[in-house]
Formats: sequence, structure tokens, C1' cells
RNA sequence: GCUGAUAUGGCUCAGGUGGUAGAGCAACUGAUUCGUAAUCAGUAGGUCGGGGGUUCGAGUCCCCCUAUCAGCU
Repeated sequence: GCUGAUAUGGCUCAGGUGGUAGAGCAACUGAUUCGUAAUCAGUAGGUCGGGGGUUCGAGUCCCCCUAUCAGCU
């Protein structure tokens, strides 16, 4: 230099042929317990790596850029 993959709550990951974002763990509150842990019930938290485009509508499609990983030269 070229090619490919990945980027979504604090962490690990889903998200069909574009229709307005979810799970587990963690956190917080309550119940239970002499107390802790465990268990049960509930709550909060992300405008989806950045910018632009297409569209009535983009996490999803197109372009550019950034970061990480892998391969080729």
C1' cells in the first nucleotide's frame, strides 16, 4: 500500500426483506434473613464509532473518515 471482519447501556452479545433498539451479567430499590450471601419482585441506564447521502422512515442500504483484529504484498 491492498483486501476482509468488527464497532450497539458499565461488561458480553442479539437485532429477518429498512418501520423507530432488546437479552444475560453488573448497578440501584424493596421483600425475605439476627446480619451477609443466595433467592424473589421491581427500577434506571444506549438517539447504535464520527460525518454525509438515499428514503415518508436507516442500527440495517451507499460514500468518506477513525479505531481494533486478521490476511496479502

Transfer RNA from an uncultured bacterium, 73 nucleotides, folded computationally. It matches the Rfam family "tRNA". Rfam describes the family as follows. Transfer RNA (tRNA) molecules are approximately 80 nucleotides in length.